[in-house]
The RNA shown here (c-di-GMP-I riboswitch aptamer) has 149 nucleotides and comes from Candidatus Jettenia ecosi. Rfam family: c-di-GMP-I riboswitch aptamer. Rfam's curators write: GEMM was predicted in a large-scale screen for bacterial structured RNA regulatory elements. Of the family's consensus pairs, 94% are formed in the model.
RNA sequence: UUACGAUAAAGGCAAACCCUGAGCGAUCAGGGGGCGCAAAGUAAAGGAUCUUGUAACAGUGAAAAGUAUUAGUGAACAGUGUCUGUAUACAUAACAGGCGCUUACACUUAUAAGUGACACGAUAGAAAUAAGACAGCCUUACUGCCGAA
Numbered sequence: 001u002u003a004c005g006a007u008a009a010a011g012g013c014a015a016a017c018c019c020u021g022a023g024c025g026a027u028c029a030g031g032g033g034g035c036g037c038a039a040a041g042u043a044a045a046g047g048a049u050c051u052u053g054u055a056a057c058a059g060u061g062a063a064a065a066g067u068a069u070u071a072g073u074g075a076a077c078a079g080u081g082u083c084u085g086u087a088u089a090c091a092u093a094a095c096a097g098g099c100g101c102u103u104a105c106a107c108u109u110a111u112a113a114g115u116g117a118c119a120c121g122a123u124a125g126a127a128a129u130a131a132g133a134c135a136g137c138c139u140u141a142c143u144g145c146c147g148a149a
Base pairs, nucleotide, nucleotide: 004147005146012037013036017032018031019030020029021028022027035136041142042141043140045139046138047137049133050132051131052130053129054128057125059120060119061118067112068111069110071108072107073106074105078102079101080100081099082098083097084096085095086094
């Protein structure tokens, strides 16, 4: 000098928690306290974590249009019943017409499911991003007390 770290010596720092103060918050400062620490000294450069803001997305609501179902109204150039005519004493194919019924379909009402312009984003989420916090989470940089093996 470098590495290393004793049940050594002299000293040092101070977690949770409590009080006071600062901050929206993470957190910080002072006092008490002491779980621990040989860098628990300094510095937010990288990562992790945390906070606040924004926020795709998620979430909530939802117009119009469309779909399905129920109910109501109308209703064929469709189907069907009946009557009349052609058609005559009776009967009759077919055709034409009248009336009724059914349904396709149209409109309206209600309900349901999904799409969804748009709005909200109050409470609780969230990729990403901005600004912060944290050195007693890891890496990094700098500095430092002691000296047994």